[in-house]
RNA sequence: GCGCUGGUAGUACAGUGGUUAGUAUCUCUCGUUGCCAACGAGGUGACCCGGGUUCGAAUCCCGGCCUGCGCA
Numbered sequence: 001g002c003g004c005u006g007g008u009a010g011u012a013c014a015g016u017g018g019u020u021a022g023u024a025u026c027u028c029u030c031g032u033u034g035c036c037a038a039c040g041a042g043g044u045g046a047c048c049c050g051g052g053u054u055c056g057a058a059u060c061c062c063g064g065c066c067u068g069c070g071c072a
Base pairs, nucleotide, nucleotide: 001071002070003069004068006066007065010025011024012023013022018055027043028042029041030040031039048064049063050062051061052060
């Protein structure tokens, strides 16, 4: 340099055009206990950046940045 893959809560992932963006874990509050742990209930927190298509984009298209793999 070329090709391919991926980028979504603090972390690991799901979600391939429309309904509240979801699960686990972390963190916070409450309950339970003599205390801790465990368990139960609830809360906070996210779509890499810019542009385009569309009535509507996390999703499709173009460009950029970054990660990983392959080729040279």

RNAcentral holds the sequence, with entries from ENA. This is a predicted structure of a 72-nucleotide RNA (transfer RNA) from Candidatus Pacearchaeota archaeon CG10_big_fil_rev_8_21_14_0_10_31_24. It matches the Rfam family "tRNA". It is annotated as a transfer RNA.